């Protein structure tokens, strides 16, 4: 130094013709139980790495930059 490839919630990951961002575990209230677990409800929690661009509209298209994986020199 070049080519792939990922970055989405506290972890672990999903999200295709671009059209309201989701799950599954933690977490927090309530019920249920003497009490814990287990369960059943309900509910907080996301600048969708970071910045520009296309467009009515962008997590998703395209450009740069930063981080980890991986491969070549």
């Nucleotide at each position: 130094g070049g080519g792939c490839u990922g970055u989405u919630a506290g972890c672990u990951c999903a999200g295709u013709u671009g059209g309201u961002a989701g799950a599954g575990c933690g977490c927090c209230g309530c019920g249920u139980u003497c009490g814990c677990a287990a369960u059943g409800c309900g509910g907080a929690g996301g600048u969708c790495a970071g910045g520009g661009g296309u467009u009515c509209a962008a997590u998703u298209c395209c450009c740069c930059u930063a981080c980890g994986g991986u491969c070549c020199a």